[in-house]
Molecule: c-di-AMP riboswitch aptamer (ydaO/yuaA leader)
Organism: Streptacidiphilus neutrinimicus
RNA sequence: UCGUGCGUAUCGCCUAAUCCGUAUGGAACCGGGGACCCAACGUACCUGGGGUGCAUCGGCCUUGCGGCCGUAGGAGACCUCCCUCUCCGAACCCGUCAGCUAACCCGGUCGGCGUAGGGACGGAAAGG
Numbered sequence: 001u002c003g004u005g006c007g008u009a010u011c012g013c014c015u016a017a018u019c020c021g022u023a024u025g026g027a028a029c030c031g032g033g034g035a036c037c038c039a040a041c042g043u044a045c046c047u048g049g050g051g052u053g054c055a056u057c058g059g060c061c062u063u064g065c066g067g068c069c070g071u072a073g074g075a076g077a078c079c080u081c082c083c084u085c086u087c088c089g090a091a092c093c094c095g096u097c098a099g100c101u102a103a104c105c106c107g108g109u110c111g112g113c114g115u116a117g118g119g120a121c122g123g124a125a126a127g128g
Base pairs, nucleotide, nucleotide: 011114012113013112014111018027019026020025028109029108030107031106032105033104038099048097049094050093051092052091057070058069059068060067061066073088074087075086076085078123079122080120081119082118083117084116
């Protein structure tokens, strides 16, 4: 001097995931339910259906549990777009009920991380 690992502090990133407080609270943000109007609607049968979230849809193997491969989509340090590369592509809730939706009602504010390279246009920020 470089690389790797661990810990602490600070700063920062993804996310609705934050802030204040005299602490059984408040603000802010996010999500769900819920009229008229509108939308949808021939009948019967089969199949339940819906929501949060980027996380959906296929193929192959397996008795099954499950595994593998791809993929819609999401992330990669100011913002937008393009190319290459890397990673994720989970989980959970309602319980036969849900279009939109004023009033109104209900719920949530967890977690994870230290971040690749190149190009285009116009901005932002900082400095002169």